[in-house]
Annotation
Model confidence (mean pLDDT): 84 of 100. A computed fold for a 106-nucleotide RNA from Halobacillus sp. A5, annotated as SAM riboswitch aptamer (S box leader). Rfam family: SAM riboswitch aptamer (S box leader). Its family is annotated with regulation of gene expression in the Gene Ontology. From the family's description: The SAM riboswitch is found upstream of a number of genes which code for proteins involved in methionine or cysteine biosynthesis in Gram-positive bacteria. Taxonomically the source falls in Halobacillus (Bacteria, Bacillati, Bacilli, Caryophanales). Of the family's consensus pairs, 97% are formed in the model.
RNA sequence: UUCUUAUCAAGAGAAGUGGAGGAAUCUGGUCCGUUGAAGCUUCAGCAACCUCUGGACAAUCCAGUAAGGUGCUAAUUCCGGCAAGUUUUUACUUGAAAGAUGAGAG
Numbered sequence: 001u002u003c004u005u006a007u008c009a010a011g012a013g014a015a016g017u018g019g020a021g022g023a024a025u026c027u028g029g030u031c032c033g034u035u036g037a038a039g040c041u042u043c044a045g046c047a048a049c050c051u052c053u054g055g056a057c058a059a060u061c062c063a064g065u066a067a068g069g070u071g072c073u074a075a076u077u078c079c080g081g082c083a084a085g086u087u088u089u090u091a092c093u094u095g096a097a098a099g100a101u102g103a104g105a106g
Base pairs, nucleotide, nucleotide: 001106002105003104004103005102006101007100008099013043014042015041016040017039021032022031023030026081027080028079029078044073045072046071049069050068052064053063054062055061056060077098082095083094084093085092086091
């Protein structure tokens, strides 16, 4: 970096450093930020994808744990953009696309 697949309405922040942006990208909103953004470090926490333990097993599933590998810790992936449906409008619902993370493969 590509492909496959599962999940994405829940949950969980302090300190140090840094010094103006940030919420993936483009765009339109909205929001966060000098009462200190991003990034980095430390500690803590959340969750339970892999792992681990037990059970039933054909694939696999169920229950539990949190030692290990990831991940995450403002707002639904912050919301819209594309398609379909409802609707006078406004707006709403569902799906897709894109993205994020895990696992597997190249």